[in-house]
Molecule: transfer RNA
Organism: Methanocellales archaeon
């Protein structure tokens, strides 16, 4: 240098055009004699960065940077 794949609450990850869903973890509350475990609720995601399409972009496009894999 080319090509492929990925980046989405803390952590794993889902969603591919109409404002993001799920496990863990975390805070409160119910249970308990107390913890565990089990129930109930809530918090917390500029969607890696700029831009461009569109009424509308996590999703399509173009350029950057992170990881990971391949060719040379």
């Nucleotide at each position: 240098g080319c090509c492929c794949c990925g980046g989405u609450g803390g952590c794993u990850c889902a969603g591919u055009g109409g404002u993001a869903a799920a496990g863990c973890g975390c805070c409160a509350c119910c249970u308990u004699g107390g913890u565990a475990a089990g129930g109930u609720g809530g918090a917390a995601a500029u969607c890696g960065c700029g831009g461009g399409u569109u009424c509308a972009a996590u999703u399509c496009c173009c350029g950057c940077u992170c990881g990971g894999g391949g060719c040379u």